[in-house]
RNA sequence: AAAGCGGAACGGACCAUCGCCGCGGGAAUGGGGGAAACCCUUGCACCGGGGAGGAAAGUCCGGGCUCCACAGGGCAAAAUGCUGGGUAACGCCCAGGGGGGGAAACCCUCGGAGAGUGCCACAGAAAGUAAACCGCCCCGGAAAUUUCCGGUGGUAAGGGUGAAACGGUGGGGUAAGAGCCCACCAGUUGCCGUGGCAACACGGUAAGCUAGGAAAACCCCGUUGGGAGCAAGAUCAAAUAGGAGAGCGCUUGAGGCCUGCCCGGCUGAAGCUCUCGGGUAGAUUGCUUGAGGCUGCGGGAGACCGUAGCCCUAGAGGAAUGAUGGUCACCCCGCUUGCGGGAGACAAAACCCGGCUUAUAGUUCCGCUUUCAGC
Numbered sequence: 001a002a003a004g005c006g007g008a009a010c011g012g013a014c015c016a017u018c019g020c021c022g023c024g025g026g027a028a029u030g031g032g033g034g035a036a037a038c039c040c041u042u043g044c045a046c047c048g049g050g051g052a053g054g055a056a057a058g059u060c061c062g063g064g065c066u067c068c069a070c071a072g073g074g075c076a077a078a079a080u081g082c083u084g085g086g087u088a089a090c091g092c093c094c095a096g097g098g099g100g101g102g103a104a105a106c107c108c109u110c111g112g113a114g115a116g117u118g119c120c121a122c123a124g125a126a127a128g129u130a131a132a133c134c135g136c137c138c139c140g141g142a143a144a145u146u147u148c149c150g151g152u153g154g155u156a157a158g159g160g161u162g163a164a165a166c167g168g169u170g171g172g173g174u175a176a177g178a179g180c181c182c183a184c185c186a187g188u189u190g191c192c193g194u195g196g197c198a199a200c201a202c203g204g205u206a207a208g209c210u211a212g213g214a215a216a217a218c219c220c221c222g223u224u225g226g227g228a229g230c231a232a233g234a235u236c237a238a239a240u241a242g243g244a245g246a247g248c249g250c251u252u253g254a255g256g257c258c259u260g261c262c263c264g265g266c267u268g269a270a271g272c273u274c275u276c277g278g279g280u281a282g283a284u285u286g287c288u289u290g291a292g293g294c295u296g297c298g299g300g301a302g303a304c305c306g307u308a309g310c311c312c313u314a315g316a317g318g319a320a321u322g323a324u325g326g327u328c329a330c331c332c333c334g335c336u337u338g339c340g341g342g343a344g345a346c347a348a349a350a351c352c353c354g355g356c357u358u359a360u361a362g363u364u365c366c367g368c369u370u371u372c373a374g375c
Base pairs, nucleotide, nucleotide: 001371002370003369004368005367006366007365008364009363010362012328013327014326015325016324017323018322020051021050023048024047025046030041031040032039033038053346057357058356060355061354062353063352064351065229066228067227068226078224079223080222081221082096083095084094085093086092097110098109099108100107101106111220112219116218117217119213120212128166133159134158135155136154137153138151139150140149141148142147143146167185168184169183170182171181172180186210187209188207189206190205191204192203193202194201195200233285234284235283236282243276244275245274246273247272248271255267256266257265258264292311293310294309295308296307297306298305299304331342332341333340334339335338
């Protein structure tokens, strides 16, 4: 330098103008109280301070929080699945192990197919108690010297099909063959030993045991889990209707209308008034200080843990968090080489955290692998 691998950080900066949403102050205005002074409240203008993300997203897992349910046991259904550790917890993370890919850095993956049932396209005779299409061999018959026919015969060594046909090489054996037998090699399983907490690895020994794939088919085994969710839940609480209680009234006239009051008139056979409680609208709360962040030190191989100091950072209504201009930085293009032009992603909180997954213009940094070149 090139090609790659792994990880981390950032996601424009500043100024001006015009806006938007909360919070604090607030002398306009409105409301209430008071004899007044004044007090309480509402809060305009204005002032001060704050206002998205690395994923706020998908809502796929896990937890906190809240309410409801809950003697004990089992079944179904679901999730999960190598081992050890981390954590509040997880399907997440770390370390290790087995298998697969890559030249390497590194990446992907994970119970059981030797319990049972079912499945394995196309091709092929046959796709699993494996299997006779061609071939090989044997027997019988016919023709007559290598052909044909038949077999309720044998054969998986050779050919062919297929993603896959059930160890390999050599020898013995046989009519021809075959772990049928033997030697060596490979694998599997059982037992033993060594190392490791373990998954597992290595070694020895025995057995011809040679066992296809798929469990995101059913299934088997182990483990885990009560349900609903901030529209949870809590507090205050209007009008109307209904409920309970008390009082008044029912022709000796409650109430309504003319009518604000008195008188009067009309009406009126029945309700009216007050209090209480439930509950709706509405309001408040839950609400953001938290398994919180940064830095240092200590422990650990790591995930992570402990400790000291410092920091406070949206809390809405479903809706706010913006727009324009200028300067600078970054990227691209053009040439007059310091000027001109252009571009800037994915996407946007709503109870809060820990993860995973997906999207992302562009920039920076760290570690590593291989090759080439120079010193």
Bacterial RNase P class A from Desulfovibrio cuneatus DSM 11391, 375 nucleotides, folded computationally. The sequence was found by an Rfam model in a public genome assembly. Of the family's consensus pairs, 94% are formed in the model. The prediction has a mean pLDDT of 79.